A computed fold for a 350-nucleotide part of an RNA from an uncultured beta proteobacterium, annotated as small-subunit ribosomal RNA, central domain. Its mean pLDDT, the model's own confidence on a scale to 100, is 90. The full RNA is in RNAcentral, with records from ENA and SILVA.
[in-house]
Context: one part of a larger RNA
RNA sequence: CUGGGGCUUAAAGCGUGCGCAGGCGGUGCGCUAAGCCAGAGGUGAAAUCCCCGGGCUCAACCUGGGAACGGCCUUUGGGACUGGCGUGCUCGAGUGCGGCAGAGGGGGGUGGAAUUCCUGGUGUAGCAGUGAAAUGCGUAGAGAUCAGGAGGAACACCGAUGGCGAAGGCAGCCCCCUGGGCCAGCACUGACGCUCAUGCACGAAAGCGUGGGGAGCAAACAGGAUUAGAUACCCUGGUAGUCCACGCCCUAAACGAUGACGACUGGUUGUUGGGGGAGUCUAUCCCUUAGUAACGUAGCUAACGCGUGAAGUCGUCCGCCUGGGGAGUACGGUCGCAAGAUUAAAACUC
Numbered sequence: 001c002u003g004g005g006g007c008u009u010a011a012a013g014c015g016u017g018c019g020c021a022g023g024c025g026g027u028g029c030g031c032u033a034a035g036c037c038a039g040a041g042g043u044g045a046a047a048u049c050c051c052c053g054g055g056c057u058c059a060a061c062c063u064g065g066g067a068a069c070g071g072c073c074u075u076u077g078g079g080a081c082u083g084g085c086g087u088g089c090u091c092g093a094g095u096g097c098g099g100c101a102g103a104g105g106g107g108g109g110u111g112g113a114a115u116u117c118c119u120g121g122u123g124u125a126g127c128a129g130u131g132a133a134a135u136g137c138g139u140a141g142a143g144a145u146c147a148g149g150a151g152g153a154a155c156a157c158c159g160a161u162g163g164c165g166a167a168g169g170c171a172g173c174c175c176c177c178u179g180g181g182c183c184a185g186c187a188c189u190g191a192c193g194c195u196c197a198u199g200c201a202c203g204a205a206a207g208c209g210u211g212g213g214g215a216g217c218a219a220a221c222a223g224g225a226u227u228a229g230a231u232a233c234c235c236u237g238g239u240a241g242u243c244c245a246c247g248c249c250c251u252a253a254a255c256g257a258u259g260a261c262g263a264c265u266g267g268u269u270g271u272u273g274g275g276g277g278a279g280u281c282u283a284u285c286c287c288u289u290a291g292u293a294a295c296g297u298a299g300c301u302a303a304c305g306c307g308u309g310a311a312g313u314c315g316u317c318c319g320c321c322u323g324g325g326g327a328g329u330a331c332g333g334u335c336g337c338a339a340g341a342u343u344a345a346a347a348c349u350c
Stems, first nucleotide, its partner, number of pairs: 005321003009303001013318001015202004022195003026089007034082002036078008050066006092192001093189005098183003104178007111155001116150007126137002163170002207248006216242002221237004259317006267295012299306002323350003332343004
């Protein structure tokens, strides 16, 4: 480097989705003849290369013939396959009608427990904290307890080995708006599909901008301890932040470390949502369907393990890898307010 080998854990699946171009594409019939196949013709200069000869004593070299020149063009024919055009089909895909479950998303409202603070009552010497202490709080009355009030944030039990979502993620309760999924059949559209470079959108936490909010927690910071030291672990405090609105950032062990879609291939046990059947309503059992979890046959795997939710057997498309360090760095570009993100080397070295 590639008609090579690979991508759960060795290097390697883009964080996720939508999707233009591109690639690929179910089934019948007819037409076509671009691809394709066959025949014929033309051309593919010579030299070179290759084969068989010949000539310099051999060779290099020269030379005769052949082959080759992997190709292109024209023409005749073929019509299976791919493509094109036309016309159908319904199993792929989708729509309507009927149901079902759900922390799916956005907005508004509302509830109780608890923490903290404030006010007042009772009450008196401690409280808090730790391995032990100390800093800290308290006779200006703390802590405890009762009543009232303020405010912010999070929603115990239910709760699950559970559910929903493309992923990130989503949990008190109620209302409004709204996306998706599943099931049962009937009707309809008639390949409308799959994948997807560029692109667009979403994207935890932290962080940034403007304005609000601030109970608890808590980077930084301060103090107390510990220690040889202790810029830590422990303790007392405590500011950003954590919360809200709007706008940015775009990263992650963004993980199933496993791209998407489709087809096919033994079993067992649970569980969630539908549908059907049996049964004495209930309980329970059976079948089926969509999801999810555990175990395991064949097979696969370097092993661990995977095993109808494949890492098995195949197909289509995209992404990615190519020894370690240098380095996810420098430089340049793009993006960003910044932090930085993204794209991404080389010298040198082992």